[in-house]
RNA sequence: CGGGGUAUGGCACAGCUUGGUAGUGCGCUGCGUUCGGGACGCAGAGGUCGCAGGUUCAAAUCCUGUUGCCCCGA
Numbered sequence: 001c002g003g004g005g006u007a008u009g010g011c012a013c014a015g016c017u018u019g020g021u022a023g024u025g026c027g028c029u030g031c032g033u034u035c036g037g038g039a040c041g042c043a044g045a046g047g048u049c050g051c052a053g054g055u056u057c058a059a060a061u062c063c064u065g066u067u068g069c070c071c072c073g074a
Stems, first nucleotide, its partner, number of pairs: 001073007010026004020057001028044005050066005
């Protein structure tokens, strides 16, 4: 330098193909249960989807550029 993959709550990921209110598990907070803790049950908080722009009534999703990380080639 060229090609490919990847980026979504604190952590691990799904959702993208086929655009239509952002979800799951763990974790966290409160309550119940318990002598207390754990386990279990109920409820709740927390992310404008790496960044910027475009298309569209509407973008995590489609298009362009760009950044970090990983792989391959030179």
This is a predicted structure of a 74-nucleotide RNA (transfer RNA) from an uncultured Clostridia bacterium. Its Rfam family is "tRNA". By type it is a transfer RNA. Rfam's curators write: Transfer RNA (tRNA) molecules are approximately 80 nucleotides in length. It was read from a public genome assembly.